[in-house]
Context: one part of a larger RNA
RNA sequence: GGACAAACGCUGGCGGGGUGCGUGAGACAUGCAAGUCGAACGAGAAGCCUCCGAGCUUGCUUGGAGGUUUUCUAGUGGCGGACGGCUGAGUAACGCGUAGAUGACCUGCCCGGAAGUGGGGAAUAACUGCCCGAAAGGGUGGCUAAUACCGCAUGUGGUCGACGAUUCGGUUCGUCGUCUAAAGGAGUAAUCCGCUUCCGGAGGGGUCUGCGUCCGAUUAGCUAGUUGGUGGGGUAACGGCUCACCAAGGCGACGAUCGGUAGCUGGUCUGAGAGGAUGAUCAGCCAGACUGGGACUGAGAACGGCCCAGACUCCUACGGGAGGCAGCAGUCGGGAAUUUUGCCCAAUGGACGAAAGUCUGAGGCAGCAACUCCGCGUGAGGGAUGAAGGCUCUAGGGUCGUAAACCUCUUUUCUCAGGGAAGAUCCAAGACGGUACCUGAGGAAUAAGCCACGGCUAACUACGUGCCAGCAGCCGCGGUAAUACGUAGGUGGCAAGCGUUGUCC
Numbered sequence: 001g002g003a004c005a006a007a008c009g010c011u012g013g014c015g016g017g018g019u020g021c022g023u024g025a026g027a028c029a030u031g032c033a034a035g036u037c038g039a040a041c042g043a044g045a046a047g048c049c050u051c052c053g054a055g056c057u058u059g060c061u062u063g064g065a066g067g068u069u070u071u072c073u074a075g076u077g078g079c080g081g082a083c084g085g086c087u088g089a090g091u092a093a094c095g096c097g098u099a100g101a102u103g104a105c106c107u108g109c110c111c112g113g114a115a116g117u118g119g120g121g122a123a124u125a126a127c128u129g130c131c132c133g134a135a136a137g138g139g140u141g142g143c144u145a146a147u148a149c150c151g152c153a154u155g156u157g158g159u160c161g162a163c164g165a166u167u168c169g170g171u172u173c174g175u176c177g178u179c180u181a182a183a184g185g186a187g188u189a190a191u192c193c194g195c196u197u198c199c200g201g202a203g204g205g206g207u208c209u210g211c212g213u214c215c216g217a218u219u220a221g222c223u224a225g226u227u228g229g230u231g232g233g234g235u236a237a238c239g240g241c242u243c244a245c246c247a248a249g250g251c252g253a254c255g256a257u258c259g260g261u262a263g264c265u266g267g268u269c270u271g272a273g274a275g276g277a278u279g280a281u282c283a284g285c286c287a288g289a290c291u292g293g294g295a296c297u298g299a300g301a302a303c304g305g306c307c308c309a310g311a312c313u314c315c316u317a318c319g320g321g322a323g324g325c326a327g328c329a330g331u332c333g334g335g336a337a338u339u340u341u342g343c344c345c346a347a348u349g350g351a352c353g354a355a356a357g358u359c360u361g362a363g364g365c366a367g368c369a370a371c372u373c374c375g376c377g378u379g380a381g382g383g384a385u386g387a388a389g390g391c392u393c394u395a396g397g398g399u400c401g402u403a404a405a406c407c408u409c410u411u412u413u414c415u416c417a418g419g420g421a422a423g424a425u426c427c428a429a430g431a432c433g434g435u436a437c438c439u440g441a442g443g444a445a446u447a448a449g450c451c452a453c454g455g456c457u458a459a460c461u462a463c464g465u466g467c468c469a470g471c472a473g474c475c476g477c478g479g480u481a482a483u484a485c486g487u488a489g490g491u492g493g494c495a496a497g498c499g500u501u502g503u504c505c
Stems, first nucleotide, its partner, number of pairs: 001505004006501005013376006019369002021334001026332003030329003035079003040076002043073004047068010086288003095213008105205003110201008118152001120150002127142006157180002160177006184193003214260003221251003226248008263285004267278004290310005312323004340366001342365003348362001349360004379409004389400004414442006423432001449494005454475003460489005470477002
């Protein structure tokens, strides 16, 4: 000098773009953040229509039966809750980065292609009867539906096995045997949406490998599933992944092991570069979800799922239950320090749905904060008796100073009034927002501070103080004329900021 997710002191007009718990991965009141589908299913409720009945106030109320291309939904079922959002605790590791391998693998939805969708069965929630419980909730008897569940048939195909050919190989092809599918819904219909099996694709993932990836030797030896083999098991898949047996190996001064620290990267800051430092925001990957462990479901696994244990908090009828903000706001605490319990799904994107649409604290916006960057303004021209006043003085003067007053203008800003968007798509639908922007009116009106002035380092005098009070980044100032302390005038620098502190180069 530059930089900052900064903080503190003094000061503070506006706009635009960004950013905003770096500390206790501390604890959390309250609300919201993941639902959706009635065109999968039974049922119920409400509305409407028709019929019958009762009351009467004669067009209302009420009861019953039937219908319904209306609306709603507790339950069964499907898809989604594995995305999106947050955090950085752990991790020195194939975690990340990069380059590869997978003849050792998986893949819902989506796309292309081939074939099929026949015929049956048994249940169960809802509902209802009874019972238990303070509650959370539960037990039992009975009824019922499905795109829920289970057989049978068919087998284009696919699995497994044998054989033959092929390949270096677990690849590919053929024959035989074996096992193995399905679901319907909407519509008058056409048709559409689905369902099953298989092949291929796209996108997504798993696993493996070469190389790279902080400090300490005042850590030198480490290792028993340890290293390898055979076989069994397990996995989507290779593998000590696991187990039985066998062998005795494997790693290490090219730093094993141990200890400390740390999420990694694209990048960011600095620097001429090499390098050094760093990893906020944005993007990719990883890891975590009160702490520890576990499985279930599923194509895929668990922040707002389940089970167990623990700590903590809450409810309780003391028997027993409920909870998890490192989602968005917000509270307490910690701290030098970090915001609103806001608006909207209008746009972008996502889930579900045939669609209308519903949901979406993702997202779009607004609010707060000079926290940062950028832009603009606080007026312009004229104006000398160089006014008053301040400071100073050798008492003449000098200086603040064209500065002010005053005159003439302008209106960026500001206030008021009128108009008023794009962002949105055949129509409709805009949170932002009566915002941006445009027009008119008014009036210099609403708007300047901070630090420094001994040298480094741009900028000097007076008074006060008297090694006191104080200053100070270094050198050093102050003990009676202090350009170094304090105040004032003046001056210099930067400016809606200025200065200090901290950290990095």

The part of an RNA shown here (small-subunit ribosomal RNA, 5' domain) has 505 nucleotides and comes from a Chloroflexota bacterium. Model confidence (mean pLDDT): 85 of 100.